[in-house]
Molecule: transfer RNA
Organism: uncultured Bacteroidota bacterium
């Protein structure tokens, strides 16, 4: 340099055009317990960035940024 892939919560993964982006785990609070742990309940928290298409974009298209891979 070329090719194909990936980027969503602190972490691991869903949602692949449709209304308010979901789960596990982690964090916080509570119940329980003499205390802790475990269990249960509640709660906080995310679409890399800039454009485009569309009534509507995490999803489709383009550039950039970052990551890992193959080829040279």
């Nucleotide at each position: 340099g070329g090719c194909a892939c990936c980027g969503u919560a602190g972490u691991u993964c869903a949602a692949u055009g449709g209304a308010u982006a979901g789960a596990a785990u982690a964090g916080a609070a509570g119940u329980u317990u003499c205390c802790u742990a475990a269990a249960c309940u509640u709660u906080u928290g995310a679409u890399g960035u800039g454009g485009g298409u569309u009534c509507g974009a995490u999803u489709c298209c383009c550039g950039c940024c970052g990551g890992a891979g193959c080829c040279a």